[in-house]
RNA sequence: CAUCCAGAGGGGCGGAGGGACUGGCCCGUUGAAGCCCCGGCAACCCUCCCGAGGACCCAGUGUCCUUGGGGAAGGUGCCAAUUCCAGCAGGUGAAGAGCCUGGGAGAUG
Numbered sequence: 001c002a003u004c005c006a007g008a009g010g011g012g013c014g015g016a017g018g019g020a021c022u023g024g025c026c027c028g029u030u031g032a033a034g035c036c037c038c039g040g041c042a043a044c045c046c047u048c049c050c051g052a053g054g055a056c057c058c059a060g061u062g063u064c065c066u067u068g069g070g071g072a073a074g075g076u077g078c079c080a081a082u083u084c085c086a087g088c089a090g091g092u093g094a095a096g097a098g099c100c101u102g103g104g105a106g107a108u109g
Base pairs, nucleotide, nucleotide: 001109002108003107004106009038010037011036012035013034017027018026019025021087022086023085024084039079040078041077044075045074046071048070049069050068051067052066053065054064055063056062057060083105088102089101090100091099092098
C1' cells in the first nucleotide's frame, strides 16, 4: 500500500481444546489443537496468450510501463459461521435495541 458480505475437505496419528485479544455467541469425545498424506479454492506474487493506451532507441517479430480479458505450472495464503458478532467515534432512534458510515485491532499478500 491492496484486499477481507465470494469460494474450497477427506483420511491417518493425536486426545481436549478451538474460533488472535476482551465480552458475547458458537464449534468440539458423532473427536478440539498440533503434525503428516491426499484433494480443493482463490488469483496477491507469477506465467503465458489476446486486446487497448503510453514511454524509450538499438527502429523491430524490439524493450519497458499502465490497463482490460483469459491461464494456473511454480511461490505464498486459505478450505464452520461476513475477519462469527461487537469493542472506539458519529448518524438514525424512546433506547446501552436494531440499522448505517467511518475508525481501531487483526489476518493475508
A computed fold for a 109-nucleotide RNA from a soil metagenome, annotated as SAM riboswitch aptamer (S box leader). Of the family's consensus pairs, 88% are formed in the model. Model confidence (mean pLDDT): 87 of 100.